[in-house]
RNA sequence: AAUUUAUAAAGAAUGAAGCGAGAGAACAGGCUCUAUGACCUUCUGGCAACCUCUCUGACAUACUUGCAAAGAGAACGGUGCCAAUUCCUGACCUAAAAUAAUUUUUGGGAAAUAUAAAUU
Numbered sequence: 001a002a003u004u005u006a007u008a009a010a011g012a013a014u015g016a017a018g019c020g021a022g023a024g025a026a027c028a029g030g031c032u033c034u035a036u037g038a039c040c041u042u043c044u045g046g047c048a049a050c051c052u053c054u055c056u057g058a059c060a061u062a063c064u065u066g067c068a069a070a071g072a073g074a075a076c077g078g079u080g081c082c083a084a085u086u087c088c089u090g091a092c093c094u095a096a097a098a099u100a101a102u103u104u105u106u107g108g109g110a111a112a113u114a115u116a117a118a119u120u
Base pairs, nucleotide, nucleotide: 001120002119003118004117005116006115007114008113013044015043016042017041018040022033023032024031027090028089029088030087045082046081047080050078051077052074053073054072055071056070059066060065086112092109093108094107095106096105097104098103
C1' cells in the first nucleotide's frame, strides 16, 4: 500500500507542560472550535473491549481432546479513542409521499472515511 471481515447515534479531560494559527480526512456548501491559546506534540488521568486472558460451551473428535459457533467475565500487555452521529448535507441505486416539473421531502442501501483483526 492492497484485499477481506467487523464496528462507527453509547462511553471517556473545562488536567499539566510545550508550540503559536489556524482546526474539524479530501472537494463544495453549511455549521462549529480557536489568542480566555484551538489543532498538534509530550506527560498524567480516563473510556472502550478489536487483539489478549479466564470460565461455560452448541459442535467436531483419533474419546481424549480441540486455535470450536455462541455467552459471561477480567483489563497486566498490543492497538484505538476521550467537542459536536464519521459535526451535518451533497455525485450513484432504491422505497414512499408531494408536485406542472428533469423539482422537493423522508427512509434504506452503496460509495467514501476512520479504527481493529487477518491475509498478500